[in-house]
Parts: sequence; structure tokens; C1' cells
RNA sequence: CACCAGAAAGGGCAAACCCGUCGCGAGGCGGGGACCGCAAAGCCAGGGGUCUCGGACGAGGCGGCCCAGCUGCCGAG
Repeated sequence: CACCAGAAAGGGCAAACCCGUCGCGAGGCGGGGACCGCAAAGCCAGGGGUCUCGGACGAGGCGGCCCAGCUGCCGAG
């Protein structure tokens, strides 16, 4: 230095649910709130999967379903 991996420390994110708001909807955004939660629960819709709309094989959603890709904090084993 690189790869696999993940103790400690400093911290980070935020499920369900509630309120407001946008959307036909799946869902998104903001606030609250934290899961026998997350070491990438950061980004990304390329592949799979799944959900929604449409009477029709087209258009959307989900990155906290899985795989892949990109980037990142710390320094015990």
C1' cells in the first nucleotide's frame, strides 16, 4: 500500500407509527419518533424480485429485499 474482515472511540443514519404536504396509486418530502435496527440504512434503477397505474404489455414505485457498480470515517485483532 492492497485485499478479507470489524474491537474501541468520535460520531452518523432512522423502521413501524403520528402530524403536515405532494401523488390516481405504489410511494415521495418535512417534523416528531426509534426497530432482539443498520459498518456503508451514503449514492446508484444495471440485473433479479416485488408493488402500483393503465385494458395492455406500456409507464411508474421500492436502494431498510438480494446481487452488481461508485464513494466514505476510525485503526484493535